[in-house]
RNA sequence: GCCACCUUAGCUCAAUUGGUAGAGCAACGGUAUCGUAAACCGUAGGUUACCAGUUCAAUUCUGGUAGGUGGCU
Numbered sequence: 001g002c003c004a005c006c007u008u009a010g011c012u013c014a015a016u017u018g019g020u021a022g023a024g025c026a027a028c029g030g031u032a033u034c035g036u037a038a039a040c041c042g043u044a045g046g047u048u049a050c051c052a053g054u055u056c057a058a059u060u061c062u063g064g065u066a067g068g069u070g071g072c073u
Stems, first nucleotide, its partner, number of pairs: 001072007010025004019056001027043005049065005
C1' cells in the first nucleotide's frame, strides 16, 4: 500500500433479510437470615463509534471518516 471482517449498557453478546433496542454478569434497592454469602423480586443504566445520503420510518441499506482484528505484498 491492497483486501476482508468488527465497533450496540460498566463487561460479554443478541436484535429472524428496515417498523418504538434486549439478555447474562456487574451496580443499586428490597425480601429472607442472629449476621454474611448464595437464592428470589425489582430498579436504573444506550446520541447503536462519528458525519452525511436513501426512506413515512435506519442498529439494519449506501458513501465517507476514526479505531480495532486478520490476511496479502
Transfer RNA from Parcubacteria group bacterium GW2011_GWE2_39_37, 73 nucleotides, folded computationally. Its mean pLDDT, the model's own confidence on a scale to 100, is 81. The source organism's lineage runs through Bacteria and Bacteria candidate phyla. It matches the Rfam family "tRNA".